[in-house]
RNA sequence: GGACCUUUAGCUCAGCUGGUAGAGCAACUGACUCUUAAUCAGUGGGUCCGGGGUUCGAGUCCCCGAAGGUCCA
Numbered sequence: 001g002g003a004c005c006u007u008u009a010g011c012u013c014a015g016c017u018g019g020u021a022g023a024g025c026a027a028c029u030g031a032c033u034c035u036u037a038a039u040c041a042g043u044g045g046g047u048c049c050g051g052g053g054u055u056c057g058a059g060u061c062c063c064c065g066a067a068g069g070u071c072c073a
Stems, first nucleotide, its partner, number of pairs: 001072007010025004019056001027043005049065005
């Protein structure tokens, strides 16, 4: 220098053919318990890496960047 992959909740990851974002774990609250743990019930937490474009509508499509990774040179 070139090609490709990844970036979504505190962490690990889903998200179909574009239709208004979810799971598990973690956190918090309650129940239970002498207490802790476990178990059960519930709650909160995200404008999806940044910017622009297309569209009635973008996590998803297009362009330009950023970070990380793999391969080639």
About this RNA: The RNA shown here (transfer RNA) has 73 nucleotides and comes from a Clostridia bacterium. Its mean pLDDT, the model's own confidence on a scale to 100, is 81. Its Rfam family is "tRNA". Its family is annotated with triplet codon-amino acid adaptor activity in the Gene Ontology. Rfam describes the family as follows. Transfer RNA (tRNA) molecules are approximately 80 nucleotides in length. The family's RNA type in Rfam is transfer RNA. Lineage of the source: Bacteria > Bacillati > Bacillota > Clostridia.